[in-house]
Molecule: RNase P RNA; transfer RNA
Organism: Thermodesulfobacteriota bacterium
RNA sequence: CGGACCGGAACAGACGGCCGCCGCCCUGUAGACCCAGGGGGGAGGAAAGUCCGGGCUCCACAGGACAGGAUGCUGGAUAACGUCCAGUCUCGGUGACGAGAAGGAAAGUGCCACAGAAAAGAAACCGCCCCGAAAGCCCAUCGGCUCCUGCGGGGUAAGGGUGAAAUGGCGAGGUAAGAGCUCACCAGCUUUUCCGGUGACGGAAAGGGCUAGGAAAACCCCAUCCGGAGCAAGACCAAAUAGCGGAACGAUCGAGGGUGGUCCGCCCGAGUUCCCGGGUAGGUCGCUCGACUACGAUGGCAACAUCGCAGCUAGAUGAAUGGCCGUCAACCCGCUGCAGGCGACUGCGUCGGGGAACAGAACCCGGCUUACGUUCCGAUCCGGCAU
RNA sequence: UGGGGUGUCGUCAAGUGGUAAGACACGGGCCUUUGGAGCCCGCAUCCGGAGGUUCGAAUCCUCCCACCCCAGCCA
Numbered sequence: 001c002g003g004a005c006c007g008g009a010a011c012a013g014a015c016g017g018c019c020g021c022c023g024c025c026c027u028g029u030a031g032a033c034c035c036a037g038g039g040g041g042g043a044g045g046a047a048a049g050u051c052c053g054g055g056c057u058c059c060a061c062a063g064g065a066c067a068g069g070a071u072g073c074u075g076g077a078u079a080a081c082g083u084c085c086a087g088u089c090u091c092g093g094u095g096a097c098g099a100g101a102a103g104g105a106a107a108g109u110g111c112c113a114c115a116g117a118a119a120a121g122a123a124a125c126c127g128c129c130c131c132g133a134a135a136g137c138c139c140a141u142c143g144g145c146u147c148c149u150g151c152g153g154g155g156u157a158a159g160g161g162u163g164a165a166a167u168g169g170c171g172a173g174g175u176a177a178g179a180g181c182u183c184a185c186c187a188g189c190u191u192u193u194c195c196g197g198u199g200a201c202g203g204a205a206a207g208g209g210c211u212a213g214g215a216a217a218a219c220c221c222c223a224u225c226c227g228g229a230g231c232a233a234g235a236c237c238a239a240a241u242a243g244c245g246g247a248a249c250g251a252u253c254g255a256g257g258g259u260g261g262u263c264c265g266c267c268c269g270a271g272u273u274c275c276c277g278g279g280u281a282g283g284u285c286g287c288u289c290g291a292c293u294a295c296g297a298u299g300g301c302a303a304c305a306u307c308g309c310a311g312c313u314a315g316a317u318g319a320a321u322g323g324c325c326g327u328c329a330a331c332c333c334g335c336u337g338c339a340g341g342c343g344a345c346u347g348c349g350u351c352g353g354g355g356a357a358c359a360g361a362a363c364c365c366g367g368c369u370u371a372c373g374u375u376c377c378g379a380u381c382c383g384g385c386a387u
Numbered sequence: 388u389g390g391g392g393u394g395u396c397g398u399c400a401a402g403u404g405g406u407a408a409g410a411c412a413c414g415g416g417c418c419u420u421u422g423g424a425g426c427c428c429g430c431a432u433c434c435g436g437a438g439g440u441u442c443g444a445a446u447c448c449u450c451c452c453a454c455c456c457c458a459g460c461c462a
Stems, first nucleotide, its partner, number of pairs: 001383004006378006013328007021042002024039005044358001048369002051367005056230004063264004068226005073087005088102001089100004103221002108219002111214002125160002127156006134149001136145003168186002171183003189208008234285004243276001245275005256268003278461003292311002295308005331354004336349005388458007397411003405442001413429005435451005
């Protein structure tokens, strides 16, 4: 200098003028409404998708069984998590580093199209080997032979070829030919013991059987966790009232309800459900002080925890947080001047132009994912050149 | 705001691990003087998009996108 890789931070334009919007506080007579004046506050890093987890509220105080769902290496953090931190193993990369739904396929059931002999308690198409005997061969005949041409009975997974995938590799022995059939070595599996580690796991030694295909984001098994619904939860006030309408079920031998998927249990229980028709849809609380924010100290590798001190930071409900004008600016582009440099280029300046993306709270938090503008800082790796 | 569902040719759609049926429409041909009807042939490189699992994905998993549906009280 070039390329790469990882982590973090800041802003989401500023100022002035004019016109507005939504809450809160103070004053104007002690209080209320209205009005007037004054003061102060008013979107986000993702407020989003609604994908997880929790708080809160109601249902019984949320109980039991089955079904169902979620998670899945280890240890920790946390209110909790599928999140985060630290590690282990495997894979990718020269490397910094990245990725991993990473338990079980020697519990069971099912699947592996086409091709291929065979796709999983294996299997014989070609080839190789043994035995038999003929329609084959020899022979005048009786009879004989198995080289050729075929046949019958068996053995064989070394070789060929198929496929995404074919039952471990190489050598020696062995055999009719072969084969973990036997043996040595190697890879892998498994059992026991020792060492290190909290653990996943790593290292070492000895033994065993010779081999175990893939896939669990197929069913399933194992371990752990999960009751349901959601602020239109829920509470209160106000308003409204047209049903002798139709159908079904039922009153203790109990319909139905408690939004569970089913059953039990518990509680309520005399009316309930559906269709048709009708009325009304206003207000208050919940509502924002909270697993909150900034700074500091201590403990911890870290996530985070504890303590101290300071602070209060939107609460709207068809839904506020805005619009216009002027000046300036980070930054970008173009023309051009000066300086440095062999050069690519870099720095400073004049003028002209541009000058913000994604997006908007709706009960509240912790995460994940996705969308997106500009700038800055730090750690590391590889390559080239110079010293 | 909360909850639920759907997406396959221009339209309606089958297909639930083994390489995308069918109908209408559309295009071409035959028939006919011409048109219609009839007969034959063709028509999805991409199954809403992007990743992953698998030998193999419309199908299984994850994340996005678009569209649709439902909602309180009284009686």